[in-house]
C1' cells in the first nucleotide's frame, strides 16, 4: 500500500467481492505443560436447598441452655456417681434497650431525562459515626417487653389478667442557640447578607466501668457525605408540524432540611415550536474499548464513577439518612402449607436447579491478608474478600529434541520420459542433552502486629523502638538429586486475488464456491492419494464491529452527456456583503490561574527466571471555567465617501404585452350560368363523388380559421412564448449625461405568481385539419402505416389543470484570464475609407479544463456568494399516508425481494431495407445445357439377417470407389481357433516338408508318407526357418476428426495481411495502408509525420507460339541413283527429335495525362502492351473434412468388437433428389465410296501383325517388339454419291426371347460382347435453374489409368470450330473510404410485450384479532393529610369535675388495580384480488437498436390480444440527398 469482477480490447463513472486487526463468542478437528485474565450478550424466566447481617452483659431485667462454686439429699469404705436448691461466677437463647440492616454485593427494566459528562451557583439547605473549640449533665415521674397465670388457632400468630427494670418515656429547673418585633453599623450582581444591641417566645442531658477508660448533652467550626439549580454536550424518524390547562407568569398562603405551581385559592393569557416543539421508535450515562495515517466511525462486557431498579403496581412509616434488594401495608399475578376457618413466599446476593438458547462454571475453602459492621477490648459475623475448582474463552510464555549420519538402502495402493525422481538425513545408527515428565528429599514470601511486656522520649499520654500468639490457599511456588528421548503435533488450505501441484476416480452427475467462477470423458477449482504451503497447541468456519471506501467528501466528492440545476421569476426567514475613519473588545490571538478522579493510554525506571501481568514517575487527556492584555481581521456602534445598486434627464430598439377595429389570398359552402362523363384517389386499387349532370370553369354571396412573399445563425421577452395592417393603453432594454440618494446590494429554504401542448367546466362558434369511428386497400394476420369519409376537439370568453427531450438536457450574482472574422441596437472620431466604445448574438481557435466527445470572455478556464439536487441497477416515481384537483392527474414519497451489475465516452471490427468509388460469366447480350422421357450412375427414404462406413448449402450426392460374381469386404447367418492369421523374445526338439487317401461345404481333422536340404563358419558355434510349450504381449475398418500429427476443401489467384524505428492518443488504437491519379495487382507516380521491411502481387519455373545454332536413329527425303514402298544407297537442306541460345522492354512515334505512373492510338514483329496455358494459394475463417489411407493421446474388447471359413449383402425398391448417356430427328439416319487427315499415349504372366476359320463377337496362329524401329490402331465428325420425305418414322432404341463368344475355380443372386428377332417412353421439356467471352462454348473421336473379365465415369490428346459484350440501374459475391449501431457467437445478432405454468415477496381486501396510548365516566385497597357528632385513654394541668394531648372509628381530599364508553397508533391473520421479481424449455406476434423497414423519444388524449398505434404540442439523444449560410485552405 491495494487487488478482482461490467468491454472483442480501452479510458472513465459505478456498485459488489477479498487480503487487515478486533471479540464476554459459537461450531468442527485435534490437544503436552505454566502463568495471567475473563466467563447467562437470550426469559428484569420460574425457583428446591444452604448460606449472604449482625453485633453489643461495659445499657437493661433476667437465667431457658452449658460450665464453674456454694448448701442440702441418696448411693458408696472412699475417690465418685446421681440429684434438689441457688444468678453468686464464667457466660448466655429469648426479650427491653443502642449502633448497623440507605453501605457492601447484584442487575439494566425503566429512562431522551439536568439522567449522565463537563464547568458554575445555593445570599435557598442538611449532614449519624470523625476532629477542634467552648460549656453542661441539676431534681423529678409514670410505663412496658420478658417472666408469671389463663385462655384461642391445625398453624402462623395471638388475646386478657398480673409483676418488673434500664442509657427506653415522660416532665421541671437553667444554658447557648433559634424565631420573631425594633434600633444601629456595615457589605453585596439582584432578591438581600454580616454584626452589635433590646425585648418576647421556645427549649438539653445517661450513664456504665474490670478503674485503664467508655460514653450522655447543647452550641459553634471543621471534615466528610448528600439535597437543589444554571451554561454547554448527549440516537433515529418530518409519510410526527404544531403542541400545551396547573398550561406561562403575579399576588397571597401551605408543605418542605431547603428554591420553585411542589400544592392551593384569586388575576392576568400567556408559554414552547423549522435553531424541530409534540407525538412515535431506540437506548442506562461517563471514564474508556475496538478500528484508522488522523479526522471520524462503532461499541459501553470485566474494572472505576453516577443513575435507576429489586415477582407486578401503589404507599407511606422508623431514621442523621429510604419512600428502603434479604422491612411495614395494600393491591394483582402466581407457587407452596393447610384441620378449608386461614395462612407463607419473593435468588437483578453466592453457590445450585428448570426452561430459553449456538452458548457461558462448584450447592468448593478461609476470614491468614485487605476492607466493612457491633463492641472499651478480647471477639462475634461478613459468598464483600482471598484463595481453591471447571473451560484452550483470550493474551502471555516452554517443550514435543539436538548433533552426526547416504549404498540418497529398503517401502510407498506416489509420480515417471521407465533413465530415474520424490517423501529423505527423513529413518535406521552412534554420540550428546534432560527444559517437561516419574520418583525421592528439601520448602518458602504472603505476618504487618493484637493482648501483653521490656526500653527511649516528651508538651505525661502520646510516640518511636524490641521481644511477642496466628497461613485458608499448601507441602503449592521453588531448589536438589536419580532415571531415561524417554511422556507430547494438529489443522486448514494448494485455479486467479493468495504463499503451496502430480495422479486417480467421477462425467453439468454428485459436488465446490468469499467474488471472478469450476464440473458435459484427459478437472492443478468435486472426491481421494502422494507431495507442497501457511499457522502450531492450537487450526479453520460462522457471526458482529471498524478499516480498506475519496463509497455522505469537515479534512476529502460531484452535477452539458456516465446518478445529479428546481419550468421561470418575484421575494419572507437565513447566509454573504464596497472605500475610509473614530470607540467596543462579542469572535480571534497571546500569557497566567482552576478543573480535566483512579484505572486505562504514551514514556522512563523498577518487581516476578523473560514475557503476559504488575509498582512508582512524568505525560498526553485535543475540554470547560477564569484571569490579564492585543486589536490586524470578522462582528457591534458612529461619522464620512461614490466605483455597487437606484433616480433624474436626453436619444433610441424590437415578431415585448391587453384591448379594439380594419384587410387580401386560400379553404369550403350556397345561388345561378357555360359544359359533358367521368371526378378523386393510389405503388396498384378500390371505398367516395357524379346523367336527379359532378370534376372543370365563370359571376355573386356567406362562414370560420391562418396570416405567403418580407424570413435571416434576425429581433423582444424571466421562461412558456411572440410574426398582415393600424389605434389606444401597460411594461421593458441599450446608449449618452454625470444633476440626484448614499450601500440603499447579491442569493433565496418555505411562500406568491406566471407557466406549450393536451385535458376538464360553463356558454358561444364551427371553414379546415383531425384522436374515436365507419368503410376501402395491404398483408400469413393488419384492431397500424396508404386512401375515403368522420366526431371530440382544433378558435373565443371565463375557470380549473401545472405537466413536457419546459434543453444549452449547462441555477443565479460578480470579478479576472490570448487573438481572428460576421451580423442586431446606441453612440463617438472622421469629407469618405475606416477606426473607437457600450449592450446583445452568433463562427473559429489560445492557455487551461475535461473519462472523452467536446467547453473555450454567451466557460464546461481561475476565483468568491448563495440555492437546488445526486450517491449501483431493477422493483418505483410504484405502494401506503399526507396536500393539493370537479375529474384526469399532480406533488412528497418508500420497503420487501432480486441482480453483479446497470451506464459513459472512445477504439478496432461486424452488419445495415445508409451514403460514394471499384472489380468478377455477378446481371445484362449471346451460345449450348438441366428440369419433362429412357437408361446409367450417387444420395435420401423405405425395406432387410445384412442391405458395412465415412462425405451434408455453396464446399455431400458418376464423392473417399483408377473399377464390389469370390478375394476386395469393413456387413449379415452358419462353422472354427484362443500366444491367436501378423511382430519380439525364453526352452526343447527338428528341419524348407512337398504328394497321395478319406471325412467335411470349407476352415479343418486322421491316415499315409517319398526325401534327408537353405546361409555364414575362425568348424566350437551362430543366423534363417518349422513344429511344441510357458507368459510378457499381438490383434481391433471398435469410439472421440469437439484430445490431435498429416493431408485438403473454401472464401480466393480476391488483393490484401503485418512489422520495426517514429510520430500522435491517458489509452484501447490510430498514422504508415487513407489523399490525388493510375493498374490485372497495396502495380506504379505524385502528395503527406512518417521513413522503411516482411509474407503475399508480379517476375524467376514448366509447356506452348517464332528464329537461331548443334546433332542425325529407329525420324526427314530438296537435289541424285533406285523400289510396289525412304524401300536401298546417298544426303545433313527441310520437317521432326533432343539440348542450348536469341526474341517482347511501353524499346520507338504521335497523342492524351501534371513535365509522373499511366492511358490510347501506330509502326516493327511470329507475338504488343501480363502474348496463351499451367504449376504457385499471404495473415486468417469456417472447432469445415478425415481416427476407415496413415501416424497418434486417451477410453473400450481380450474363448472376442480378435482369427479362419462357406454362402448371402453392399446390386433389395412404392417413391423423392442430383450428375451423366441416349433421343426425340432432314445443320438428320442408313448405304455405298474415298480404306481422307491426328494428337497424346500403353504394351512382357504384355501388345501381339500378316494369313486362315466363323454374319459376328471371336478362333487358330505366332513374324516383331522391352518399342520416334513392332503392335495396340480403323481415327470420327469430315468430304462425295445415293435412299429415305416429316411419320411415333428406315427417327429413338428401352425392355423381353432365342442363339453364341470371352475372361474366370465359378457369371444364378450379379459381368462384358455378338447375331437373329422385339421395338417401350420420348415429337424440345412448368415454375425454376447451370455452363460459357476464342481456338473458348458447341461438336467428333482417339488414348491412359483402375483391371482376370467389366466405363455413359474419370484423367488426358487432337479434329471442327462459333455467336454476343450497349452497359453496371438491378439480382450474387468481393475490395477500398465513409456513416450509424442498444451488434462482438458479432443481423442466422440483439431484443419487447401480453397469454400459459411454478415459486417468492409485497399492495389492497369484507372482517377477526393482539398491543399500546388519549380522552370522558365509574370505582376507591393500603397511606398520609384536613374533619369529627361516637369510643377509649398512664406520664403534663387541676383538689375534683374535668381540661390539654393522643389513640381507634367514621368522613373528606387526592390515588394504584379495576371496570364502561370513544378515538389514536402499531403489529398478526383474511375468502378474493392487483402489479413485481425469478424460472430449463412453451404461445403469439416484432416494437425498438441500421433510415430497424412507418426515424426515434417526452408530455398529454383516446383506441387496441400483446408489444403498440393514432391525434396535439415540442426535443435531436434522427440516418440520407439537396439548397441556403458560414468556416478552413
Nucleotide at each position: 500500500a491495494g487487488a478482482g469482477u461490467u468491454u472483442g480490447a480501452u479510458c472513465a463513472u459505478g456498485g459488489c467481492u477479498c487480503a487487515g486487526g478486533a471479540u464476554g463468542a459459537a461450531c468442527g478437528c485435534u490437544a503436552g505443560c505454566g502463568g495471567c485474565a475473563g466467563g447467562c450478550u437470550u426469559a428484569a424466566c420460574a425457583c428446591a436447598u444452604g448460606c449472604a447481617a449482625g453485633u453489643c452483659g461495659a445499657g437493661g431485667g433476667g437465667c431457658a441452655g452449658c460450665g464453674c462454686g456454694g448448701a442440702g439429699g441418696u448411693a458408696g469404705c472412699a475417690a465418685u456417681a446421681c440429684u434438689u436448691c441457688u444468678g453468686g461466677c464464667g457466660g448466655c437463647g429469648a426479650c427491653c434497650g443502642g449502633c448497623g440492616g440507605a453501605a457492601g454485593g447484584g442487575u439494566g427494566c425503566g429512562u431522551a431525562a439536568c439522567g449522565c459528562g463537563u464547568g458554575a451557583g445555593c445570599a435557598a439547605c442538611a449532614u449519624g459515626c470523625c476532629c477542634g473549640u467552648g460549656g453542661c449533665a441539676g431534681g423529678g415521674g409514670g410505663a412496658u417487653a420478658a417472666g408469671c397465670g389463663a385462655u384461642g388457632g391445625a398453624a402462623a400468630c395471638g388475646u386478657c389478667g398480673u409483676c418488673u427494670a434500664a442509657g427506653a418515656c415522660c416532665c421541671c429547673g437553667u444554658a447557648a442557640c433559634a424565631a420573631c418585633a425594633g434600633a444601629g453599623u456595615u457589605c453585596g450582581c439582584a432578591u438581600g447578607g454580616a454584626c452589635u444591641u433590646u425585648g418576647u417566645u421556645u427549649g438539653a442531658a445517661a450513664g456504665c466501668u474490670u478503674c485503664g477508660g467508655c460514653g450522655g448533652c447543647c452550641a459553634c467550626g471543621g471534615a466528610u457525605u448528600g439535597g437543589c439549580u444554571c451554561g454547554c454536550g448527549u440516537c433515529c424518524c418530518a409519510u410526527u408540524a404544531g403542541g400545551c390547562g396547573g398550561u406561562u407568569g403575579g399576588c397571597g398562603g401551605g408543605g418542605u432540611a431547603a428554591c420553585g405551581g411542589c400544592c392551593c385559592a384569586c388575576c392576568a393569557a400567556a408559554c414552547c415550536g423549522a435553531c424541530g416543539a409534540u407525538g412515535g421508535g431506540u437506548a442506562g450515562g461517563g471514564g474508556u474499548u475496538c478500528u484508522g495515517a488522523g479526522a471520524g466511525g462503532a461499541a459501553g462486557g470485566u474494572c472505576c464513577c453516577c443513575c435507576a431498579c429489586a415477582a407486578u403496581g401503589g404507599a407511606a412509616c422508623u431514621g442523621a439518612g429510604a419512600c428502603a434488594c434479604g422491612g411495614u401495608c395494600c393491591a394483582u399475578a402466581c407457587u407452596c402449607c393447610u384441620a378449608c376457618g386461614g395462612g407463607a413466599g419473593g435468588c437483578a446476593g453466592c453457590a445450585g436447579u428448570g426452561a430459553g438458547g449456538a452458548a457461558u462454571a462448584u450447592u468448593g475453602g478461609u476470614c491468614a491478608a485487605u476492607g466493612g459492621g457491633c463492641g472499651g477490648a478480647a471477639g462475634c459475623c461478613u459468598g464483600a474478600a482471598c484463595c481453591a475448582g471447571c473451560c484452550a474463552u483470550g493474551c502471555c510464555g516452554c517443550g514435543u529434541g539436538c548433533a552426526g549420519g547416504a549404498a540418497u538402502a529398503a517401502g510407498g495402493c506416489c509420480c515417471u520420459a521407465c533413465g530415474g525422481g520424490u517423501c529423505g538425513u527423513a529413518a535406521a545408527c552412534u554420540g550428546c542433552u534432560u527444559u517437561u515428565g516419574u520418583a525421592c528429599g528439601g520448602g518458602a514470601g504472603c505476618a504487618a502486629u493484637a493482648a501483653g511486656g521490656g526500653c527511649c522520649a516528651c508538651g505525661c499520654g502520646u510516640g518511636g523502638u524490641c521481644c511477642g500468639a496466628u497461613g485458608a490457599g499448601a507441602g503449592u511456588a521453588c531448589c536438589g538429586u536419580a532415571c531415561g528421548a524417554a511422556u507430547a503435533a494438529g489443522c486448514a488450505u494448494c485455479g486467479g486475488c493468495u504463499a503451496a501441484c502430480u495422479c486417480c476416480g467421477u462425467g453439468c452427475c454428485a459436488g465446490c464456491a468469499g467474488c471472478c467462477g469450476c464440473g458435459g470423458u484427459a478437472a492443478u477449482a468435486c472426491g481421494g492419494a502422494g507431495g507442497a504451503u501457511g499457522c502450531g497447541a492450537g487450526c479453520g468456519u460462522u457471526a458482529u464491529c471498524c478499516g480498506g471506501a475519496u463509497u455522505c467528501a469537515u479534512u476529502g466528492g460531484g452535477u452539458u452527456u456516465a446518478a445529479a440545476g428546481g419550468g421561470u421569476g418575484c421575494g419572507u426567514a437565513g447566509g454573504c456583503g464596497g472605500c475610509g475613519u473614530g470607540c467596543c473588545a462579542a469572535g480571534u490571538c497571546a500569557g497566567g490561574g482552576g478543573u480535566g478522579a483512579a484505572a486505562g493510554g504514551u514514556u522512563c525506571c523498577g518487581g516476578c527466571u523473560c514475557a503476559a501481568c504488575u509498582g512508582g514517575g512524568a505525560c498526553a487527556g485535543u475540554g470547560c471555567c477564569u484571569u490579564u492584555g492585543a486589536u490586524a481581521c470578522u462582528g457591534g456602534u458612529g461619522u464620512g465617501c461614490u466605483g455597487g445598486a437606484g433616480u433624474g434627464c436626453g436619444c433610441u430598439u424590437g415578431c415585448c404585452g391587453u384591448g379594439g377595429g380594419a384587410g387580401g389570398a386560400a379553404u369550403g359552402a350556397g345561388u345561378g350560368g357555360u359544359g359533358u362523363a367521368g371526378c378523386g384517389g393510389u405503388g396498384a386499387a378500390a371505398u367516395g363523388c357524379u346523367u336527379a349532370g359532378a370534376u372543370a370553369u365563370c359571376a355573386c354571396u356567406c362562414a370560420g380559421a391562418a396570416c405567403a412573399c418580407c424570413g435571416a445563425u434576425u429581433g423582444c421577452g424571466a421562461a412558456g412564448g411572440c410574426a398582415u395592417c393600424u389605434c389606444a393603453c401597460g411594461a421593458a432594454g441599450g446608449c449618452g449625461u454625470a444633476a440626484c440618494u448614499g450601500a440603499c446590494g447579491c442569493u433565496g429554504a418555505g411562500g406568491c405568481a406566471c407557466g406549450a401542448a393536451a385535458g376538464c367546466g360553463u356558454g358561444g362558434g364551427g371553414a379546415u385539419c383531425a384522436a374515436a369511428c365507419a368503410g376501402g386497400a395491404u398483408u400469413a394476420g393488419a384492431u397500424a402505416c396508404c386512401c375515403u369519409g368522420g366526431u371530440a376537439g382544433u378558435c373565443c370568453a371565463c375557470g380549473c389543470c401545472g405537466u413536457a427531450a419546459a434543453c444549452g438536457a449547462u441555477g443565479a450574482u460578480g470579478a479576472c484570464u490570448a487573438a481572428c472574422c460576421g451580423c442586431c441596437g446606441g453612440u463617438c472620431c472622421g469629407c469618405u475609407a475606416g477606426g473607437g466604445u457600450c449592450g446583445g448574438u452568433g463562427g473559429c481557435c489560445a492557455a487551461g479544463c475535461g473519462a472523452a466527445a467536446g467547453c473555450g470572455a454567451u466557460a464546461a478556464g481561475u476565483c468568491a456568494u448563495c440555492c437546488a439536487c445526486c450517491u449501483g441497477g431493477g422493483g418505483a416515481g410504484u405502494a401506503c399516508g399526507a396536500c393539493c384537483g370537479c375529474a384526469a392527474g399532480g406533488u412528497u414519497g418508500a420497503a420487501a425481494c432480486u441482480c453483479a451489475a446497470a451506464g459513459g465516452a472512445a477504439u478496432u471490427g461486424a452488419c445495415g431495407g445508409g451514403g460514394g468509388c471499384c472489380c468478377g460469366c455477378a446481371c445484362a447480350a449471346g451460345c449450348g445445357g438441366u428440369g419433362g422421357a429412357g437408361u446409367a450412375u450417387g444420395u435420401g427414404g423405405u425395406u432387410u439377417a445384412a442391405u458395412u462406413c465415412g462425405a451434408a448449402g455453396c464446399a455431400a450426392c458418376g464423392c473417399g470407389a483408377a473399377g464390389a460374381a469370390c478375394c476386395u469386404u469393413a456387413c449379415c447367418a452358419g462353422g472354427u481357433c484362443u500366444u491367436g492369421a501378423c511382430a519380439u523374445c525364453g526352452u526343447a526338439u527338428g528341419c524348407a516338408u512337398a504328394g497321395u487317401c478319406u471325412a467335411g461345404a470349407g476352415a479343418u481333422a486322421g491316415a499315409u508318407g517319398a526325401a534327408a536340404u537353405c546361409c555364414c563358419u575362425u568348424c566350437g558355434g551362430g543366423g534363417a526357418c518349422a513344429u511344441a510349450u510357458a507368459g510378457a504381449c499381438a490383434g481391433g475398418u471398435g469410439g472421440u476428426g469437439c484430445a490431435u500429427g498429416g493431408c485438403u476443401g473454401u472464401c480466393g489467384u480476391c488483393a490484401g495481411c503485418u512489422c520495426g524505428u517514429g510520430u500522435c492518443g491517458u489509452g484501447a488504437g490510430a498514422u504508415g495502408u487513407u489523399g490525388g491519379g493510375u493498374u490485372a495487382a497495396g502495380u506504379c507516380c505524385c502528395g503527406c509525420a512518417a521513413c522503411g521491411a516482411g509474407c503475399g502481387c508480379a517476375a524467376c519455373c514448366c509447356c506452348u507460339a517464332u528464329c537461331c545454332u548443334a546433332u542425325g536413329u529407329u525420324a526427314c527425303c530438296a537435289u541424285c541413283a533406285u523400289u510396289a514402298a525412304g524401300u536401298u544407297g546417298g544426303g545433313g537442306a527441310c520437317u521432326c527429335a533432343u539440348a542450348g541460345g536469341a526474341g517482347a522492354c511501353u524499346g520507338c512515334c504521335a497523342g492524351g495525362g501534371a513535365c509522373a505512373a499511366c492511358c490510347u492510338g501506330g509502326a516493327g514483329g511470329a507475338a504488343g502492351g501480363c502474348g496463351g496455358g499451367g504449376a504457385u494459394g499471404a495473415c486468417g475463417u469456417c472447432a469445415a473434412g478425415u481416427c476407415a489411407u496413415c501416424a497418434u493421446g486417451c477410453c473400450c474388447c481380450u474363448u472376442a468388437u480378435g482369427u479362419c471359413c462357406u454362402g448371402g449383402g453392399c446390386u433389395a425398391c412404392a417413391c423423392a433428389c442430383g450428375u451423366a448417356c441416349u433421343a426425340c430427328a432432314a445443320u438428320g439416319g442408313c448405304c455405298g465410296g474415298c480404306a481422307a487427315c491426328a494428337g497424346a499415349g500403353g504394351g512382357a504372366a504384355g501388345c501381339g501383325a500378316a494369313g486362315c476359320c466363323g454374319c459376328g463377337a471371336g478362333g487358330c496362329g505366332g513374324a516383331g517388339c522391352g518399342a520416334a524401329c513392332c503392335c495396340c490402331a480403323a481415327a470420327a465428325a469430315c468430304c462425295c454419291g445415293g435412299u429415305c420425305c416429316c411419320a411415333g418414322u428406315u427417327c429413338g432404341g428401352a425392355u423381353c426371347g432365342c442363339a453364341g463368344g470371352c475372361u474366370g475355380c465359378a457369371a444364378c443372386c450379379c459381368g462384358c460382347c455378338u447375331g437373329c428377332g422385339u421395338g417401350a417412353a420420348g415429337u424440345c421439356g412448368g415454375a425454376a435453374u447451370c455452363g460459357c467471352u476464342a481456338g473458348u462454348a458447341a461438336u467428333c473421336g482417339c488414348a491412359g489409368g483402375u483391371c482376370a473379365g467389366c466405363a455413359u465415369a474419370c484423367u488426358g490428346c487432337g479434329g471442327u470450330g462459333a455467336a454476343u459484350a450497349c452497359g453496371u440501374u438491378c439480382c450474387c459475391g468481393g475490395g477500398c473510404c465513409u456513416u450509424g449501431u442498444a451488434c462482438a457467437c458479432a443481423c442466422c445478432g440483439c431484443c419487447c410485450g401480453u397469454c400459459a405454468c411454478a415459486c417468492c415477496a409485497u399492495g389492497g381486501g369484507a372482517g377477526u384479532u393482539u398491543g399500546u396510548u388519549g380522552c370522558a365516566c365509574c370505582a376507591g385497597a393500603a397511606g398520609u393529610a384536613g374533619g369529627u357528632a361516637g369510643u377509649c385513654u398512664a406520664a403534663c394541668c387541676g383538689c375534683a369535675a374535668g381540661g390539654a394531648g393522643g389513640a381507634c372509628g367514621c368522613u373528606u381530599a387526592c390515588c394504584a388495580c379495576g371496570g364502561u364508553g370513544u378515538g389514536g397508533c402499531a403489529g398478526a391473520u383474511g375468502a378474493c384480488u392487483g402489479g413485481g421479481g425469478u424460472g430449463a424449455a412453451g404461445u403469439c406476434g416484432u416494437a425498438a437498436c441500421a433510415a430497424g423497414g412507418u426515424a426515434g423519444c417526452c408530455g398529454u388524449a383516446g383506441g387496441g390480444g400483446a408489444a403498440c398505434c393514432u391525434g396535439c404540442g415540442g426535443c435531436u439523444g434522427g440516418a440520407u440527398c439537396a439548397c441556403c449560410u458560414c468556416c478552413u485552405u

The RNA shown here (small-subunit ribosomal RNA) has 1529 nucleotides and comes from an uncultured bacterium. Rfam family: Bacterial small subunit ribosomal RNA. RNAcentral holds the sequence, with entries from ENA.